[in-house]
Context: one part of a larger RNA
RNA sequence: GUUGAAUGACGUGCUUGCACUGAUUUCAACAAUGGAGCGAGUGGCGAACUGGUGAGUAACACGUGGGGAAUCUGCCCAGAAGCAGGGGAUAACACUUGGAAACAGGUGCUAAUACCGUAUAACAACAAAAUCCGCAUGGAUUUUGUUUGAAAGGUGGCUUCGGCUAUCACUUCUGGAUGAUCCCGCGGCGUAUUAGUUAGUUGGUGAGGUAAAGGCCCACCAAGACGAUGAUACGUAGCCGACCUGAGAGGGUAAUCGGCCACAUUGGGACUGAGACACGGCCCAAACUCCUACGGGAGGCAGCAGUAGGGAAUCUUCCACAAUGGACGAAAGUCUGAUGGAGCAAUGCCGCGUGAGUGAAGAAGGGUUUCGGCUCGUAAAACUCUGUUGUUAAAGAAGAACACCUUUGAGAGUAACUGUUCAAGGGUUGACGGUAUUUAACCAGAAAGCCACGGCUAACUACGUGCCAGCAGCCGCGGUAAUACGUAGGUGGCAAGCGUUGUCC
Numbered sequence: 001g002u003u004g005a006a007u008g009a010c011g012u013g014c015u016u017g018c019a020c021u022g023a024u025u026u027c028a029a030c031a032a033u034g035g036a037g038c039g040a041g042u043g044g045c046g047a048a049c050u051g052g053u054g055a056g057u058a059a060c061a062c063g064u065g066g067g068g069a070a071u072c073u074g075c076c077c078a079g080a081a082g083c084a085g086g087g088g089a090u091a092a093c094a095c096u097u098g099g100a101a102a103c104a105g106g107u108g109c110u111a112a113u114a115c116c117g118u119a120u121a122a123c124a125a126c127a128a129a130a131u132c133c134g135c136a137u138g139g140a141u142u143u144u145g146u147u148u149g150a151a152a153g154g155u156g157g158c159u160u161c162g163g164c165u166a167u168c169a170c171u172u173c174u175g176g177a178u179g180a181u182c183c184c185g186c187g188g189c190g191u192a193u194u195a196g197u198u199a200g201u202u203g204g205u206g207a208g209g210u211a212a213a214g215g216c217c218c219a220c221c222a223a224g225a226c227g228a229u230g231a232u233a234c235g236u237a238g239c240c241g242a243c244c245u246g247a248g249a250g251g252g253u254a255a256u257c258g259g260c261c262a263c264a265u266u267g268g269g270a271c272u273g274a275g276a277c278a279c280g281g282c283c284c285a286a287a288c289u290c291c292u293a294c295g296g297g298a299g300g301c302a303g304c305a306g307u308a309g310g311g312a313a314u315c316u317u318c319c320a321c322a323a324u325g326g327a328c329g330a331a332a333g334u335c336u337g338a339u340g341g342a343g344c345a346a347u348g349c350c351g352c353g354u355g356a357g358u359g360a361a362g363a364a365g366g367g368u369u370u371c372g373g374c375u376c377g378u379a380a381a382a383c384u385c386u387g388u389u390g391u392u393a394a395a396g397a398a399g400a401a402c403a404c405c406u407u408u409g410a411g412a413g414u415a416a417c418u419g420u421u422c423a424a425g426g427g428u429u430g431a432c433g434g435u436a437u438u439u440a441a442c443c444a445g446a447a448a449g450c451c452a453c454g455g456c457u458a459a460c461u462a463c464g465u466g467c468c469a470g471c472a473g474c475c476g477c478g479g480u481a482a483u484a485c486g487u488a489g490g491u492g493g494c495a496a497g498c499g500u501u502g503u504c505c
Stems, first nucleotide, its partner, number of pairs: 001030006011020004052263003062187007071180002076176007084118001086116002093108006124147010153168006189235003196226003201223006208216001238260004242253004265286005288299004316342001318341003324338001325336004355385004365376004389446001390442006399432001404427008449494005454475003460489005470477002
C1' cells in the first nucleotide's frame, strides 16, 4: 500500500429504537522497501603454520665454519610513481534431464576487489655502445632502441552534487627484514669371513629445463672417474643442543624441552600457489574396510580423547579460549584437542607427618642365662603439652596486560571537516576455582613398612634340621653344638617406600 475481519465516534432517515453512512482503533493475509539473523554460492586470505611419528635415510641427512659475481621471498617496513577508459562471461537463482546414491548434464537470467583487451611509464626486462671496478665466468653506472601494469574498489566525513578528503585495499620499481633454496671444507659406525666398483658412468661442445650453478635432462665427441687414507657391498641407525655415569680422560643413550631432516595405509604423479609435489587437497595403481537398486560409489587417528588387538607394560570419549601464540577481519569479534588447566598412575623428584617433654618400681611380658643376672628399655604405663597434617566453618587471591567503549588534552595532516596517532582518568574481561592462602574450633586421636645380619658389607644369639630340607652376586654354607638353611628374640640399613629382575656407567 491492497484486500478481508472486528470495533463502532459523529451524522442522516424516521416507525424513538431500528436501519444507513462510516471517522478512529485493533488483527490477519499478500506485495514493495529498509534492518537483523540463519543458510548456500561467487570472490579474498589462510589451509605449506601449529600438532603427531621415527618407517626410511650412512646421506651435504645432521653439526660446525664458509660461499652464492648462480638464487627466490606472500603478509611486514622504508622510498619513488600511479590508481585512466572499456568489454564479454559465469556461479547463485528459475525451469529441466539422467542416476539407488555419490554426483553429472542442458536451457535462460545476473553481480563483483572474479576474468579479458586498450591507453599511459621507466630507475624494470632484452639488445648495443661508453666509463669505472673486480675474484675466472663477470659486476656497477650512463645513453639509445623495443616490450610490458592497475581494483573507475570497500567503509566513513564534507559538499556549491562538479568533487575533495581520511583509512583499508590495488599496480610498477628500488632497498630492507624474515623465510627458503643451492654449493663446499671438516666431524660423528660395524664387518675385509665384502677388493675391486662404475656406461649418464667421468669430462667436453651445443640445445633444453629450473628461481638458480650443475649429466639435472638430451644429441654428439673423448675414455675417463672412485678405491687398502677402505671404494663397492652387507648389517645397523633419524642427526644435534643435550641426558646418565665418571676425579678426569672417556663410555653409554637419543624419553620430556629446543633446532634440523624425513614420513602421513603402500607405491607413483603432477595441479594450485609467494611457498607443497601438500597428515585431516587432487589423480592413478595396490591391499584392506564400508554402502549399493550390481550399473557404481565412500574411507584413511604416526592430531586430541577413546575402542579392539598385541604385550611384562603405559592415562580422561574432561574444562576454557581468561592468559600466551596463530589464521582471518578496519574493528567488534570468530575459529584454534596449539596452548592454559583439571583428572588418572608412589612413575620420578622435593618437602612434611605418623607426636613432644618429664618419666626406674628399671613394672608386666618376651628372649637369654654361668640362675647371680643381662637385654628389649625411658621403651611402655602415668603426668604435662602442641595441633604440622586431618575434620568442620568463615574470609579469599595474584595470574588482567591489552583490545574495546567513554571523557579530557596534545601532535602531524587537510582549503576545511571527518578521520587518525599519542598521553591521562573511568568502565568492562578468570577456565583453573570458592582453588592456593589465611583465620577459628576439635581430637594424640586417623597414618610404618621392607630388606639384611659368614667375608666382600653396617649389623649375633637361641632353638629346629642333620650333605636332608634348603641358601647362594662371588668365595662358598648344610654329613648332630650351623653367627651362612627355617623360626624366634635382638641388631643394622633405608623409609612411604623397600627388595628382586632387566639395562647403562

Source information:
This is a predicted structure of a 505-nucleotide part of an RNA (small-subunit ribosomal RNA, 5' domain) from Levilactobacillus brevis. RNAcentral holds the full RNA, with entries from ENA. Lineage of the source: Bacteria > Bacillota > Bacilli > Lactobacillales > Levilactobacillus. Its Rfam family is "Bacterial small subunit ribosomal RNA".